[in-house]
Molecule: SAM riboswitch aptamer (S box leader)
Organism: Listeria seeligeri
RNA sequence: CUUAUCAAGAAAGGUGGAGGGUUCUGGCCCUGUGAAGCCUUGGCAACCGGAUUUUUCACGGUGCCAAAUCCAGCAGCUAAUACUGACAGAUAAG
Numbered sequence: 001c002u003u004a005u006c007a008a009g010a011a012a013g014g015u016g017g018a019g020g021g022u023u024c025u026g027g028c029c030c031u032g033u034g035a036a037g038c039c040u041u042g043g044c045a046a047c048c049g050g051a052u053u054u055u056u057c058a059c060g061g062u063g064c065c066a067a068a069u070c071c072a073g074c075a076g077c078u079a080a081u082a083c084u085g086a087c088a089g090a091u092a093a094g
Stems, first nucleotide, its partner, number of pairs: 001094006011041005019030003024073004042065003047061002049057003069088001074085003
């Protein structure tokens, strides 16, 4: 850079000691009943992959395990809400 997906799903222990939800702004939320990070174990999913021939598996490579990618920001529509799309981002494959 291209393509696909992003309202489903899945946490305990140890360490650590105040932040976290990518960044900015606004909101909302999680957090000393212990945040982030790191380690161990477990789990989810099924992109690649294996088997098979159109379904299945979870041994392998990734990824993930609060809330829609937490919501909004730009555009369309609308009285408003809502909805749709774009941008940005994440993941996978090339």